[in-house]
RNA sequence: CCAUACCAGCCGGGGAAUUAGCGGAGCCCUGUACCUGAAAUCCGCUACAGCAGGGGUUGAUUCCUCUUCUGAGGGUCGAUUCUUUACGGUCCGAGGCAUAUUUGUUUGUGUUGAGAGAUGGGUCUUGCGCAAUUAGGCUCUGUGAACCAUGUCAGGUGGGAGACCAAGCAGCAUUAAGCGGAUAACCUGAUGUGCCGCGAGGGUGCCUGUUUUGAGCAAACGGUAUGUUUCCGCGUAGGGAAAACAUUCGAUUUAGAGGUGUAUGG
Numbered sequence: 001c002c003a004u005a006c007c008a009g010c011c012g013g014g015g016a017a018u019u020a021g022c023g024g025a026g027c028c029c030u031g032u033a034c035c036u037g038a039a040a041u042c043c044g045c046u047a048c049a050g051c052a053g054g055g056g057u058u059g060a061u062u063c064c065u066c067u068u069c070u071g072a073g074g075g076u077c078g079a080u081u082c083u084u085u086a087c088g089g090u091c092c093g094a095g096g097c098a099u100a101u102u103u104g105u106u107u108g109u110g111u112u113g114a115g116a117g118a119u120g121g122g123u124c125u126u127g128c129g130c131a132a133u134u135a136g137g138c139u140c141u142g143u144g145a146a147c148c149a150u151g152u153c154a155g156g157u158g159g160g161a162g163a164c165c166a167a168g169c170a171g172c173a174u175u176a177a178g179c180g181g182a183u184a185a186c187c188u189g190a191u192g193u194g195c196c197g198c199g200a201g202g203g204u205g206c207c208u209g210u211u212u213u214g215a216g217c218a219a220a221c222g223g224u225a226u227g228u229u230u231c232c233g234c235g236u237a238g239g240g241a242a243a244a245c246a247u248u249c250g251a252u253u254u255a256g257a258g259g260u261g262u263a264u265g266g
Stems, first nucleotide, its partner, number of pairs: 001266006009057003012030004020046005034054004063259005073249004080242009093232001094230009104221006115213009124201006130194002132191006139182005149174004157166003
């Protein structure tokens, strides 16, 4: 140095949790890296830290040790932030309301009189009158009575010797009641017609006349102060969640260095 056989080693690892500690089993990450049995009110071990039974592989780039690259995932701390519950009610921080004040700004208007005052009217309600409109009446006109309207009354009738007289139908005319038409004037009535006249009332708002005084007035947005309100911010006490920095464990991956059994034979 080689071959053979046996055996050490290896046949997953990690995190949190549990534990005096270690491992398993349950959860999570990585990864694919034997089989069977028991094991969460747990199972078994003792710092060399699973137990019981069986199997495979093997002295190596694969096993072991040290260093290194990478870093899934987990843990701890937690600046800081978000959210929620209860209480508080001002800390002027913020919003709302009210009052007072300054009158700051803008706009409009005003000596062709702002504002204020006095006075008289209208609009408003109501009474009376008037007018208008409307209805009716009067009036005019047409029609209009078999008999129970009038006038005239042919014919006929009655009286009379007669002259004549009387009643009186039809017709005609004029009318009553009625039915139509026309409306100037007149009369009566009515009204959400009109404001024409006179009066009473009313007086918020609007319009208008006369007159006194003589420069502001109005609107909006602001400033300041006070009070009040909201509980948004804020404070106190809790709950929940996220989380930088830091720290810790860390599989996988990368690159090196080193170490390495027994027996037999050559």
This is a predicted structure of a 266-nucleotide RNA (Bacterial large signal recognition particle RNA) from a Clostridia bacterium. Rfam family: Bacterial large signal recognition particle RNA. The literature on the family includes a 2002 paper in Nucleic Acids Res by Regalia et al., "Prediction of signal recognition particle RNA genes". Its Rfam clan is "SRP clan". By type it is a non-coding RNA gene. The coordinates come from a structure-prediction model, not an experiment, and the mean pLDDT is 75. The sequence is in RNAcentral, with records from ENA. The gene name in the source record is ffs.